Predicted 3D model of a 74-nucleotide RNA (transfer RNA) from a bacterium. The coordinates come from a structure-prediction model, not an experiment, and the mean pLDDT is 83. It matches the Rfam family "tRNA". Rfam describes the family as follows. Transfer RNA (tRNA) molecules are approximately 80 nucleotides in length.
RNA sequence: GGGGCAGUAGCUCAGUCUGGGAGAGCGCAUCCCUCGCACGGAUGAGGUCGGCGGUUCGAGCCCGCUCUGCUCCA
Repeated sequence: GGGGCAGUAGCUCAGUCUGGGAGAGCGCAUCCCUCGCACGGAUGAGGUCGGCGGUUCGAGCCCGCUCUGCUCCA
């Protein structure tokens, strides 16, 4: 220098194939339960989907550039 993969909630990840409701588990908060804690149950908060720009009525998803990490080639 070039190719590939990954980046989404505090953590681990799905969702990308085929554009339209942003989600799961764990964690956290409140309540129930208990003498109290844990376990269990119910409810809830928490996200500029790595960044910028473009296409589109509409982008996590498509296109371009770019940043970070891993990996391969030279």